Glycine riboswitch aptamer from a soil metagenome, 79 nucleotides, folded computationally. Its Rfam family is "Glycine riboswitch aptamer". Its family is annotated with glycine biosynthetic process in the Gene Ontology.
RNA sequence: GGCCGGGAGAGACCCCGCAGCAACCCGGGGCGCCGAAGGGGCAACACCCCGUCAACCUCUCAGGCACGAAGGACUGGUC
Numbered sequence: 001g002g003c004c005g006g007g008a009g010a011g012a013c014c015c016c017g018c019a020g021c022a023a024c025c026c027g028g029g030g031c032g033c034c035g036a037a038g039g040g041g042c043a044a045c046a047c048c049c050c051g052u053c054a055a056c057c058u059c060u061c062a063g064g065c066a067c068g069a070a071g072g073a074c075u076g077g078u079c
Stems, first nucleotide, its partner, number of pairs: 001079006011031001013030005032065003038061001039059003046052002
């Protein structure tokens, strides 16, 4: 790294459109929120000319926020 499996958090929020009795779904906008794809930022030690150097910490750019699907750090088995 591949395959199979486990895998969290956060509005069933409001408005408009579609359809329609209504709701859900889908698209757009608004506010509120989450952190575990990715991305950005920082410590000590160490090295040391300058300086370099981490995360599940932090920021939320991206991504995500009923069920479901997809994704998913990390993880069990196997190759």
RNAcentral holds the sequence, with entries from MGnify.